[in-house]
Molecule: c-di-GMP-I riboswitch aptamer
Organism: bacterium
RNA sequence: AUACCGAAAAGGCAAACCCAUCGUAAGGUGGGGACGCAAAGCCACGGGUCCAGGUACUGCAGAUCUGGAUCGCCGGGUUGCCGAA
Numbered sequence: 001a002u003a004c005c006g007a008a009a010a011g012g013c014a015a016a017c018c019c020a021u022c023g024u025a026a027g028g029u030g031g032g033g034a035c036g037c038a039a040a041g042c043c044a045c046g047g048g049u050c051c052a053g054g055u056a057c058u059g060c061a062g063a064u065c066u067g068g069a070u071c072g073c074c075g076g077g078u079u080g081c082c083g084a085a
C1' cells in the first nucleotide's frame, strides 16, 4: 500500500411516527424525529416485494402482459472515510 475485517475517534446517513407538499396508488421530496447502518453513497442490471392499468376465465382467488415504486429485501456493478485486533 492492497484485500479481508470492524475496535476506537471524528465526521456522515436516518426506520417508525408527526407536519407540509407532490402522486390514482405503491411511494417521493422538505422539516421535525432516531430504530438502526461501514457503503443505510450511487446505478432498477437479475430475483423478490408492493402499486396502477390491461388480457383470458361468469366472477373471486390465482396466472399473465405493460407501466411504475422500493438500492433501509437479497444478489450484481461502480465509487469511497477511519485503522485497533
Stems, first nucleotide, its partner, number of pairs: 005083002012037002017032006035072001041078003045075003048070008